This is a predicted structure of a 107-nucleotide RNA (SAM riboswitch aptamer (S box leader)) from a Phycisphaeraceae bacterium. The coordinates come from a structure-prediction model, not an experiment, and the mean pLDDT is 80. It was read from a public genome assembly, where an Rfam model found it. Taxonomically the source falls in Phycisphaeraceae (Bacteria, Planctomycetota, Phycisphaerae, Phycisphaerales).
[in-house]
RNA sequence: UAUUCAUCGCGAGCGGUGUUGAGGGUUCUGGCCCUUUGAAACACCCGGCAACCUGGCGACGUCAGCCAAGGUGCCACUGCCAGCCCGGAAACGGGAAACGAUGAGGC
Numbered sequence: 001u002a003u004u005c006a007u008c009g010c011g012a013g014c015g016g017u018g019u020u021g022a023g024g025g026u027u028c029u030g031g032c033c034c035u036u037u038g039a040a041a042c043a044c045c046c047g048g049c050a051a052c053c054u055g056g057c058g059a060c061g062u063c064a065g066c067c068a069a070g071g072u073g074c075c076a077c078u079g080c081c082a083g084c085c086c087g088g089a090a091a092c093g094g095g096a097a098a099c100g101a102u103g104a105g106g107c
Base pairs, nucleotide, nucleotide: 001106003105004104005103006102007101008100013046015045016044017043018042019041023034024033025032028083029082030081031080047075048074049073051072052071053070054068055067056066057065079099084095085094086093087092
């Protein structure tokens, strides 16, 4: 870099300290929630999860599983909900697309 593939259901701290001072919940819109009892960002510390890579055990090319936590990542609300399509009187249910995030490759 959005180029390919995979996942976004579950899981785990809305943790503490310092700086800072108004936003944040990952495109846009409408809602809803969090926030001066301090948002986001940066730094340090402690704790945890296990998505991908890695290592080990196992399994045997159908489908999986267990352990570790080394590399990244992550730890409020489903990516907070909705928007498009289908069903429905509605509540709601199912599915998809776009965008975004993370990982592993590529360039």